[in-house]
RNA sequence: AAAGAGGAGAAAACGGUCGCGCUUUAUGAUUGUAUGAAGUGAGGAAAGUCCGAGCUCCGAAGAGCCGUGGUGCCCGGUAACACCGGGGCGGAGAGAUCCGACGGAAAGUGCCACAGAAAAUAUACAGCCUACCUGAACGCCUGGGCGUUCAGCGGUAAUGGUGAAAACGAGGUGUAAGAGACCCCGCCCGGAUCAGGUAACUGGUCCGUGAGGUAAACCCCAUCCGGAGCAAGGCCAAAUAGGGAAAGAGGGGUUGGCUCGCCCCGAUCGAUUUCCGGGUAGGCCGCACAGAACCGGCAGGCAACUGCUGUGUCAAGAUAAAUGACCGUGUCUGUCAUCCAUGACAGAACAGAACUCGGCUUAUUCUGCUCUUUCUGA
RNA sequence: CGGGGCGUAGCGCAGCCAGGUUUAGCGCACUCGCUUGGGGUGCGAGAGGUCGGCAGUUCAAAUCUGCUCGCCCCGA
Numbered sequence: 001a002a003a004g005a006g007g008a009g010a011a012a013a014c015g016g017u018c019g020c021g022c023u024u025u026a027u028g029a030u031u032g033u034a035u036g037a038a039g040u041g042a043g044g045a046a047a048g049u050c051c052g053a054g055c056u057c058c059g060a061a062g063a064g065c066c067g068u069g070g071u072g073c074c075c076g077g078u079a080a081c082a083c084c085g086g087g088g089c090g091g092a093g094a095g096a097u098c099c100g101a102c103g104g105a106a107a108g109u110g111c112c113a114c115a116g117a118a119a120a121u122a123u124a125c126a127g128c129c130u131a132c133c134u135g136a137a138c139g140c141c142u143g144g145g146c147g148u149u150c151a152g153c154g155g156u157a158a159u160g161g162u163g164a165a166a167a168c169g170a171g172g173u174g175u176a177a178g179a180g181a182c183c184c185c186g187c188c189c190g191g192a193u194c195a196g197g198u199a200a201c202u203g204g205u206c207c208g209u210g211a212g213g214u215a216a217a218c219c220c221c222a223u224c225c226g227g228a229g230c231a232a233g234g235c236c237a238a239a240u241a242g243g244g245a246a247a248g249a250g251g252g253g254u255u256g257g258c259u260c261g262c263c264c265c266g267a268u269c270g271a272u273u274u275c276c277g278g279g280u281a282g283g284c285c286g287c288a289c290a291g292a293a294c295c296g297g298c299a300g301g302c303a304a305c306u307g308c309u310g311u312g313u314c315a316a317g318a319u320a321a322a323u324g325a326c327c328g329u330g331u332c333u334g335u336c337a338u339c340c341a342u343g344a345c346a347g348a349a350c351a352g353a354a355c356u357c358g359g360c361u362u363a364u365u366c367u368g369c370u371c372u373u374u375c376u377g378a
Numbered sequence: 379c380g381g382g383g384c385g386u387a388g389c390g391c392a393g394c395c396a397g398g399u400u401u402a403g404c405g406c407a408c409u410c411g412c413u414u415g416g417g418g419u420g421c422g423a424g425a426g427g428u429c430g431g432c433a434g435u436u437c438a439a440a441u442c443u444g445c446u447c448g449c450c451c452c453g454a
Base pairs, nucleotide, nucleotide: 001374002373003372004371005370006369008367009366010365013329014328015327016326017325018324020041021040022039023038024037025036026035027034028033043350047361048360050359051358052357053356054355055229056228057227058226067225069224070223071222072221073087074086075085076084077083088102089100090099091098092097103220104219108218109217110214111213112212125160126159127156128155129154133152134151135150136149137148138147139146140145141144168186169185171183172182173181188210189208190207191206192205193204194203195202196201233285234284235283236282243276244275245274246273247272250265251264252263253262254261291314293313294312295310296309297308298307299306300305331348332347333346334345335344336343337342379453380452381451382450383449384448385447388406389405390404391403398437408424409423410422411421412420430446431445432444433443434442
């Protein structure tokens, strides 16, 4: 210098002008608004809503069962988790390092295209063999048998070719030819046992009618789980129309007002008035200074984390939704020019709270640190 | 807040659940040729897709699984 790996930090600063939400306060005042002042005002992911909780209601939610339900190596951490830390095993890489849906294929069922003989109760295309049995031809010897060749009946997965995968690998014994058929060795699996380790697991010994893959196919095993969610839930409460109770013979319209007239409703079905209750719109609470909080120090622990401690810090609350815009100075990055001082231009991401926390996942800009490999120079 | 579905050629759809025999098929549209005096119709031939994207499982993925992007629907 290049190419990588890991784990951190920041998400911008100052000034001016205008503007927005909320809180407190002052003034005016038409009593729910206006103006002024002060304070305060997005994130590392506020996102996806994938997990775990708080909180609330339903519920006898105390126990059990169910389920196309969750989880699935071990130990620890945590309020809890599918999260985090450490370890084991397997895999990727030259390495730093990273990844693992990491129980069971020796409970059962299913599937394995094409090719190939055969894809899982094994099977026989080529090849190899003719020991057993049958037949034919030829030869030999006295009837009858023996030998050779061929064919049939058969045996065979060592060889060939196919495939992602061919019944564990290689050597020997064995045989007519062969085969875990048998034997020494090796690998995996299962069982027993010994040693180390908290455990996963590792190393050894013995035994076995053990041996393809697939469980991100069904399934089996172990273990966990009551359901719904702030539109939870609680309170206040219009107009209209129903409901209940009481009073009740008149009530209403036509006018600027009064009278008359006219019209409508009305004592079986009650006009009209008053009161009560449920409930809708709407409003308030839930809902935002104090906790599973953050920061520093000390102690324990490999670590996650925990305990103690401190004149330490204290944080938006809207409801169709505020948190913004412009100008100037300066900062960072890139490109170009260059008298190497600097100047010009461009850019500064992803994205916006909506009950609150702990995680995960995804999106995304910049800075610097540690480590690995290669090359170059001293 | 809770739940479900869809994405395949220019357009509309199959195939997916049950992975392979088809390196994805149908209709309309498109291109070329024939038919016609010309056009349409008809007949014949052809082109066009890496199945929304990225990973994983598997010998093998449009199909199974995870994450992600976009669209639609339902319930409180």